Predicted 3D model of a 692-nucleotide part of an RNA (large-subunit ribosomal RNA, domain II) from Mallomonas lacuna.
The prediction has a mean pLDDT of 83.
Lineage of the source: Eukaryota > Stramenopiles > Synurophyceae > Mallomonadaceae > Mallomonas.
RNAcentral holds the full RNA, with entries from ENA and SILVA.
Context: one part of a larger RNA
RNA sequence: UCCGGCGACUUAUUGUUAGUGGCAGGUUAAACUCGAGAGAGUGGAGCCAGAGUGAAAGCGAGCUUGAAUAGAGCGAUCGUCCCUAGUGAUAGACCCGAACCCGGUUGAUCUAACCAUGACCAGAAUGAAACUUAGGUAAAACUAAUUGGAGGUUCGAACCGACUGAUGUUGAAAAAUCAGCGGAUGAGUUGUGGUUAGGGGUGAAAUGCCAAUCGAAACCGGAGCUAGCUGGUUCUCCCCGAAAUGUAUUGAGGUGCAGCGGUUACUAUUAAAAUGUAGGGGUAAAGCACUGUUUCGGUGCGGGCUGGUAAUUCGGUACCAAAUCGAGGCAAACUCUGAAUACUACAUGUAUGGUUAGCCAGUAAGACUAUGGGGGAUAAGCUUCAUAGUCAAGAGGGAAACAGCCCAGAUCACCAGCUAAGGCCCCCAAAUAUUUGCUAAGUGAUAAAGGAAGUGGAAAGGCUUAGACAACCAGGAGGUUUGCUUAGAAGCAGCAAUCCUUUAAAAAGUGCGUAAUAGCUUACUGGUCUAGCAAUUCUGCGCCGAAAACUUACGGGACUCAAGCAAAUUGCCGAAGCUGUGAGAUAAUUUUGAUUCCGAAAAUGGAUCGAUUAUCGGUAGGGGAGCGUUCUGCGGUAGAGUGAAGUAUUAGCGAAAGCGGGUAUGGACGAAGCAGAAGUGAGAAUGUCGGA
Numbered sequence: 001u002c003c004g005g006c007g008a009c010u011u012a013u014u015g016u017u018a019g020u021g022g023c024a025g026g027u028u029a030a031a032c033u034c035g036a037g038a039g040a041g042u043g044g045a046g047c048c049a050g051a052g053u054g055a056a057a058g059c060g061a062g063c064u065u066g067a068a069u070a071g072a073g074c075g076a077u078c079g080u081c082c083c084u085a086g087u088g089a090u091a092g093a094c095c096c097g098a099a100c101c102c103g104g105u106u107g108a109u110c111u112a113a114c115c116a117u118g119a120c121c122a123g124a125a126u127g128a129a130a131c132u133u134a135g136g137u138a139a140a141a142c143u144a145a146u147u148g149g150a151g152g153u154u155c156g157a158a159c160c161g162a163c164u165g166a167u168g169u170u171g172a173a174a175a176a177u178c179a180g181c182g183g184a185u186g187a188g189u190u191g192u193g194g195u196u197a198g199g200g201g202u203g204a205a206a207u208g209c210c211a212a213u214c215g216a217a218a219c220c221g222g223a224g225c226u227a228g229c230u231g232g233u234u235c236u237c238c239c240c241g242a243a244a245u246g247u248a249u250u251g252a253g254g255u256g257c258a259g260c261g262g263u264u265a266c267u268a269u270u271a272a273a274a275u276g277u278a279g280g281g282g283u284a285a286a287g288c289a290c291u292g293u294u295u296c297g298g299u300g301c302g303g304g305c306u307g308g309u310a311a312u313u314c315g316g317u318a319c320c321a322a323a324u325c326g327a328g329g330c331a332a333a334c335u336c337u338g339a340a341u342a343c344u345a346c347a348u349g350u351a352u353g354g355u356u357a358g359c360c361a362g363u364a365a366g367a368c369u370a371u372g373g374g375g376g377a378u379a380a381g382c383u384u385c386a387u388a389g390u391c392a393a394g395a396g397g398g399a400a401a402c403a404g405c406c407c408a409g410a411u412c413a414c415c416a417g418c419u420a421a422g423g424c425c426c427c428c429a430a431a432u433a434u435u436u437g438c439u440a441a442g443u444g445a446u447a448a449a450g451g452a453a454g455u456g457g458a459a460a461g462g463c464u465u466a467g468a469c470a471a472c473c474a475g476g477a478g479g480u481u482u483g484c485u486u487a488g489a490a491g492c493a494g495c496a497a498u499c500c501u502u503u504a505a506a507a508a509g510u511g512c513g514u515a516a517u518a519g520c521u522u523a524c525u526g527g528u529c530u531a532g533c534a535a536u537u538c539u540g541c542g543c544c545g546a547a548a549a550c551u552u553a554c555g556g557g558a559c560u561c562a563a564g565c566a567a568a569u570u571g572c573c574g575a576a577g578c579u580g581u582g583a584g585a586u587a588a589u590u591u592u593g594a595u596u597c598c599g600a601a602a603a604u605g606g607a608u609c610g611a612u613u614a615u616c617g618g619u620a621g622g623g624g625a626g627c628g629u630u631c632u633g634c635g636g637u638a639g640a641g642u643g644a645a646g647u648a649u650u651a652g653c654g655a656a657a658g659c660g661g662g663u664a665u666g667g668a669c670g671a672a673g674c675a676g677a678a679g680u681g682a683g684a685a686u687g688u689c690g691g692a
Base pairs, nucleotide, nucleotide: 001692002691003690004689005688006687011091012090013089014088015087016086017085018084019083021081022080023079025048026047027046031042032041033040034039052059053058062074063073064072065071094232095231097229101222102221103220104219105218106217112196113195114194115193116192117191118190119189120188121186123155124154125153126151130147132145133144134143135142159183160182161181163180164179165178166177167176198214200210201209202208207216235626236625237624238623239622240621245258246257247256248255249254259363260362261360262359263358264357265356267354274348275347276346277345278344279343285337286335287334291331292330293329295327296326297325298324299323302320303319304317305316306315307314366391367390368389369388370387371386372385373384374383375382396407397406398405411583412582413581414580416579417578418577422573423572424571425557426556427555431570433569434568435567436566437565438564444559450544451543454541455540456539457538458537459536462533463532471528472527473526474525475524477501478500479499482496483495484494507522511520512519584616585615586614587613588612589611590610593609594608595607596606597605627681629678630677631676632675633674634673639669646665647664648663649662650661652659653658
């Protein structure tokens, strides 16, 4: 991991609600009697109901409050007993699951410490005190040499330990092995026997150790502790169908109440949408009349600076600036104004809708998208509100793939049709469709400021056959080297001025250049040539700006008068949508359909079939109808060695759970039906037992 078995809403008591039934007041409990038993009888104690109200005395269809004859509150009833089902309470209460806490016992054969009594420590090294001898002293001290053999002394086996590394890690081993390592006469090691016990012991102290167990041992019991937590919870079909919000909470992943769902009744147009009419508003927008804020200009209170005066004071001002005027802005906590929506009321209108009541729930972690806001950075697949949608609980088609986007809501069947979104060259169903343009960038098929004789369209001016624009040929002069400045300044360092003449035209000079001149060139003019030229604004589509590593990448192939973009047109494809044909279910309606039941008959009513209309996605959840298993009764039944149950396999039937004929195996039991009772249905629980 797989296979097979087992495996979870039970039972009792007591409320409550619904349903069938008995009685009309209902009903017995214990106990007793009879009976083989099942059961029957006796038993009225008790319980519920029968009247309420008040704190109570009490009064009573009323009572209480109260001064009240007011007002208000509660009343003026409909029951009871068994059974069945749902649900609550109390119990382990759907099942499995703690860590803990407490009680009583058992442990010191492991280990900690201690007590008693024994045992053990190869070999080597160092050489304390002290004595002796010699020297030395007045005597000592002192010096030297032997002897000596001290030490929690040194080296190092046994022994005890465990610092490092490797191996081992389903090990040889639930702590070892190998190579090194520390102590090794000591606070040493060790044998045997003994003592200390869990709210405790022992501890050279690590919360260490107390039998592979220690922040409180183990075992048994309280005990099925408790678990607002996790996991699991077993057959089928039909109908409806949520919530992830408000409020409160030692509350935030729990719970109460409300909201939203189901079901059973009641009510009978009361509710939603839509339309009409009537309302209030201060949002969006807008505005500056208020409150604030803000830019420029005019006037300029006051101040600064400054001139004059002996002083009062007078004057100037390219400074600041109150107030006011003109122009122009801004505002969630501004408003002289002011929508659309929304909301309220009334009318029309009308469901499988709404209200009310009983019973049964679940939910109270929401997600994204669009819009209006707050927070954040006008960040987030961010966060928090509001309104709507989808997902959640929704399949199908589209978006390459893609809960929350677009289209559209799946009762079932069909090798029928029409469409939606989206598409129609191939992958891939349908146009290589039609018409007119644009794009040349593979733009399409990612992005900004900014940049550019890309190219299309539109507009308004200007120059131009009296010849524009470009090119080429020629001229481009004189006063004059203008004046100043300067070493120089001659069109061309700089400053000032910028005239006059000859002309077709020619600047006191556009640029290059020289030390300064010179030289080249431009403006300007003529000629040659010949028809458009130069500049501006708006706009369509493109270009650059544009850097990441094989999934390169429009989904791919590939595409250029497109298979791209803009616009127009006609077709077609395309879904579980709609239609067609057939079938089923649910609900309502229908005797102006049929059959049938009750009943003497009729009427009414019920059941089944038919018809009509509507509906039939679905998690949590509610309601309804069924299938199957084991046992009990009918029943030692029907059946069964001419083959039961069981097992394997396979026709047929049913909407499903399932039913069931045949064949093989099997070798003795055992249906169907109608009732009853449950140890009643497994794929999941790190389930449990067995097997592979």